[in-house]
RNA sequence: CCCGAUAAAGGCAAACCAGUCGCGAGGCUGGGACGCAAAGCCACGGGUCUCCGGCAUACGGAGGCAGCCGAGCUACCGAAG
Numbered sequence: 001c002c003c004g005a006u007a008a009a010g011g012c013a014a015a016c017c018a019g020u021c022g023c024g025a026g027g028c029u030g031g032g033a034c035g036c037a038a039a040g041c042c043a044c045g046g047g048u049c050u051c052c053g054g055c056a057u058a059c060g061g062a063g064g065c066a067g068c069c070g071a072g073c074u075a076c077c078g079a080a081g
Stems, first nucleotide, its partner, number of pairs: 003081001011036002016031006034067001040073002044070003047065007
């Protein structure tokens, strides 16, 4: 230095509820905890959802979601072994 626990400390926060913003998907704040070792950041690829155009489940445009899967960037603790 790397791996590593059912250790210790700390962190995040699904559903749902309230307020607020958005046509919407959803966002933010507070409450709340189902979960999470990247559930920190990032829409680049796939996926999915919304709105608009379109006869259209074709296609095009504009958006949302990272707690769906990858890529990229950054990161806490460290027993025995």
Annotation:
This is a predicted structure of an 81-nucleotide RNA (c-di-GMP-I-UAU riboswitch aptamer) from a Polyangiaceae bacterium. Rfam family: c-di-GMP-I-UAU riboswitch aptamer. Rfam 15.1 lists 17 matches to the family in 17 species. On this family, see Weinberg et al., Proc Natl Acad Sci U S A 2017: "Bioinformatic analysis of riboswitch structures uncovers variant classes with altered ligand specificity". Its Rfam clan is "c-di-GMP_I riboswitch clan". The coordinates come from a structure-prediction model, not an experiment, and the mean pLDDT is 86.